Model confidence (mean pLDDT): 82 of 100. This is a predicted structure of a 73-nucleotide RNA (transfer RNA) from Candidatus Tantalella remota.
């Protein structure tokens, strides 16, 4: 330098064919206990890496840039 994969909640990840986003763990509050852990209930938290394009509408499609992983020379 070229090619491929990838970037979504604090962490690990889903969301395959475009219709204003979910799970588990973690966190907060409450229940429960003499108290702690375990357990139960409720809840908060995301400009979907950034910038453009296509579209009535983009996490999803296209291009560029940035980051991560891998391959070739």
């Nucleotide at each position: 330098g070229c090619c491929c994969u990838u970037g979504u909640a604090g962490c690990u990840c889903a969301g395959c064919c475009g219709g204003u986003a979910g799970a588990g763990c973690a966190c907060a509050u409450c229940c429960a206990u003499g108290g702690u852990a375990a357990g139960g209930a409720u809840g908060g938290g995301g400009u979907c890496g950034c910038c453009a394009g296509u579209u009535c509408g983009a996490u999803u499609c296209u291009g560029g840039c940035c980051g991560a992983g891998g391959g070739c020379u």
Rfam family: tRNA. Rfam classes the family as a transfer RNA. Rfam's curators write: Transfer RNA (tRNA) molecules are approximately 80 nucleotides in length. The organism belongs to Candidatus Tantalella, within Bacteria.